[in-house]
RNA sequence: CGAGUCGGCCGGACGGUCGCGUGCCGGCCGGGAAACCGGGCGGUGCGAGGAAAGUCCGAGCUCCAGAGCGCAGGGUAGCGGGUAACACCCGUCCGCCGCGAGGCGAGGACCAGCGCCACAGAGACGAGUCCGGCGGCCGGGCAACCGGCCGGCGGGGUGAAACGCGGCAAGCUCUACCCGGAGCAAGGCCAAAUAGGAGGGCGCAACCCCGGUUCGCCGGGGGGAGCGAGGCAGCGCUGCCCAGCCCUCGGGUCGGCCGCUCGAGCCGCCGGGCAACCGGCGGCCCAGAUGGAUGACCGUCGCCGCGAGCGAUCGCGGCACAGAACUCGGCUUACAGGCCGCCUCGCUGG
RNA sequence: GCGCCCGUAGCUCAGUGGAUAGAGCGUCAGGUUGCGGACCUGAAGGUCGUGGGUUCGAGUCCCGCCGGGCGCG
Numbered sequence: 001c002g003a004g005u006c007g008g009c010c011g012g013a014c015g016g017u018c019g020c021g022u023g024c025c026g027g028c029c030g031g032g033a034a035a036c037c038g039g040g041c042g043g044u045g046c047g048a049g050g051a052a053a054g055u056c057c058g059a060g061c062u063c064c065a066g067a068g069c070g071c072a073g074g075g076u077a078g079c080g081g082g083u084a085a086c087a088c089c090c091g092u093c094c095g096c097c098g099c100g101a102g103g104c105g106a107g108g109a110c111c112a113g114c115g116c117c118a119c120a121g122a123g124a125c126g127a128g129u130c131c132g133g134c135g136g137c138c139g140g141g142c143a144a145c146c147g148g149c150c151g152g153c154g155g156g157g158u159g160a161a162a163c164g165c166g167g168c169a170a171g172c173u174c175u176a177c178c179c180g181g182a183g184c185a186a187g188g189c190c191a192a193a194u195a196g197g198a199g200g201g202c203g204c205a206a207c208c209c210c211g212g213u214u215c216g217c218c219g220g221g222g223g224g225a226g227c228g229a230g231g232c233a234g235c236g237c238u239g240c241c242c243a244g245c246c247c248u249c250g251g252g253u254c255g256g257c258c259g260c261u262c263g264a265g266c267c268g269c270c271g272g273g274c275a276a277c278c279g280g281c282g283g284c285c286c287a288g289a290u291g292g293a294u295g296a297c298c299g300u301c302g303c304c305g306c307g308a309g310c311g312a313u314c315g316c317g318g319c320a321c322a323g324a325a326c327u328c329g330g331c332u333u334a335c336a337g338g339c340c341g342c343c344u345c346g347c348u349g350g
Numbered sequence: 351g352c353g354c355c356c357g358u359a360g361c362u363c364a365g366u367g368g369a370u371a372g373a374g375c376g377u378c379a380g381g382u383u384g385c386g387g388a389c390c391u392g393a394a395g396g397u398c399g400u401g402g403g404u405u406c407g408a409g410u411c412c413c414g415c416c417g418g419g420c421g422c423g
Stems, first nucleotide, its partner, number of pairs: 001346004006341005012301007020047007028039004049321001053332002056330005061183004073179005078092005093107001094105004108174002113172002115168003125164001130156002132153001134151007187258004197249006207222006230241004265284008302319007351422007360375004368406001377393005399415005
């Protein structure tokens, strides 16, 4: 110098103006039955990400179910460690790939059982002899040797695997371990109108009791929407209407609020550990919307592109992927440009 | 928020882990016909959505992405 590998980080900076969302404090006005909410004003604070994404794993939280154990179903898989937990992370062994730095691996068990093993090959698990040795027997030949049969060897050849308890479990299965279900539209609290529920009170009629009576009924008490009086449909039958009202309580609905952001939190230092990670001390508060805020402009600078200029420089345009919605730990995927560190290979120079 | 399915030729679909992935329709060429249609014969056309892994071997098995569709609340 070139090519490459691994790990970590940033992902426009600073200042100003206007606007938007939201927390707290003070004070004013309005809406609503209430719960509670809204609008100005003044002060003060905060306001997207490394992936907020995919929703692929693991948890917290909440409700439901549940003695315990097992079956079914699903998942994980060398060994050791980390962690709240994990399929994640760290260390290490083994196997494969790479010259190497390094990368990849669901990597337990085919001595429980079942299943599969294309093509090639004699033969794919039941047995068997293509080529070549070895031994024996038989036949031929004077002999060298040739042919056949039997036994047995494992050299060649085929194949991923060749007789050996063959290969394959990301085939069924077995072993060990883990897993109850649902999801913030979880769930909780406050709480109208109407209808219905429970309790209580007042009241009309039939009917009952007492008293009075001029015998028509009157007064008082009980009773309680019924079998009564009355009205309407021309009448009868039959049907409907006329007597219900008030208070309290509880449940759900409309509506409103909480859950909702302080958390397995972040930063720094020290200590332990190879590391993942853990412990101690100190400091900090860092979005909480509900049609969903986080934007626009100006100035200086940075980077990229285009144009002008001999040049210094100037002008214009742009700033990757993307964007919270209960919260964390991971994984995966997208990403312009840039920074830092360790290491490997090749070439060259001293 | 939760659950499930699919992707194979231009279209619609097959495809127990085994050679070079098939079928129907469509396209093209030839035959037949006066010319077409129908019919007959033949041919072309495939990154099996994509990237890895398991395996001797993957369209098929496993995992991650991409695209499409369905259901429940």